[in-house]
RNA sequence: CUCUUAUCCAGAGAGGCGGAGGGACUGGCCCAAUGAAGCCCGGCAACCUGUUGGACUGUUUGUCUUCCAAUGUGGUGCCAAUUCCAGCAGAGAGAAGUUCUCUCCCUGAAAGAUGAGAG
Numbered sequence: 001c002u003c004u005u006a007u008c009c010a011g012a013g014a015g016g017c018g019g020a021g022g023g024a025c026u027g028g029c030c031c032a033a034u035g036a037a038g039c040c041c042g043g044c045a046a047c048c049u050g051u052u053g054g055a056c057u058g059u060u061u062g063u064c065u066u067c068c069a070a071u072g073u074g075g076u077g078c079c080a081a082u083u084c085c086a087g088c089a090g091a092g093a094g095a096a097g098u099u100c101u102c103u104c105c106c107u108g109a110a111a112g113a114u115g116a117g118a119g
Stems, first nucleotide, its partner, number of pairs: 001119008013041001015040003021031003025087004042079003047075002050071006083111001088108003092104004
C1' cells in the first nucleotide's frame, strides 16, 4: 500500500511543556492568545492479548475448540460538536410554483477512521 471483516448517536483533565493553527478531502459550519497542532503526564474504552469464572459439544476427564461474563497484565486505539453536517442514489413532508428552485426528515451507498486477519 491492497484485500477481507467488525465497529463508528456512549465515554474520557480548569495538569505541565509548547507556541498558530486545527476539525481527512471539497463545500458549509465551527474550534482556537479565556491559548491550536505536537510532546509528556492523566483519563476513557474493551478490538486483540493475558488472567479468573461459567455454559455447550466432544473426550483419554487433563486439556482443546466455540460462546458468555468479570478484570484491565500487555498491544493498539480514542479523549469539541453523531465520523460536526452534506457531498452519490432513493422515499416522504412543506414553501414557491410551467420544466427550475429552496427547506426539513428518513433509508441505503460512497469516502474516511480504528481494530483484527491475510497478501
Predicted 3D model of a 119-nucleotide RNA (SAM riboswitch aptamer (S box leader)) from Thermoactinomyces mirandus. The source organism's lineage runs through Bacteria, Bacillota, Bacilli, Thermoactinomycetaceae and Thermoactinomyces. The RNAcentral record of the sequence draws on Rfam.